[in-house]
RNA sequence: GCCUGCUUGGCUCAGUUGGCAGAGCGUUGCUCUCGUAAAGCAAAGGUCGCUAGUUCGAUUCUGGCAGUAGGCA
Numbered sequence: 001g002c003c004u005g006c007u008u009g010g011c012u013c014a015g016u017u018g019g020c021a022g023a024g025c026g027u028u029g030c031u032c033u034c035g036u037a038a039a040g041c042a043a044a045g046g047u048c049g050c051u052a053g054u055u056c057g058a059u060u061c062u063g064g065c066a067g068u069a070g071g072c073a
Stems, first nucleotide, its partner, number of pairs: 001072007010025004019056001027043005049065005
C1' cells in the first nucleotide's frame, strides 16, 4: 500500500431482511436478617464510533473518516 471483519450502557455481548434500543455481570435503593452474605423486587445508566447521503422514517442501507483485529505483498 491492497483486501476483509468489528465499533451498541461501567464490562462482556445480543439485536433489528429500515418503524418503541435489549440481556448477563456490575452500580444504587428497598425487602428479608440480630447483623453480613446469599436470595427476591425495583431503579438509574445509551448522541448504537464521527460525518455526510438515500428515505416519510437510519442503530440497521450507501460513501468518507477514525479506532481496532486479521490476511496479502
Background:
The RNA shown here (transfer RNA) has 73 nucleotides and comes from Radiomyces spectabilis. RNAcentral holds the sequence, with entries from ENA. Its Rfam family is "tRNA". By type it is a transfer RNA. Model confidence (mean pLDDT): 81 of 100.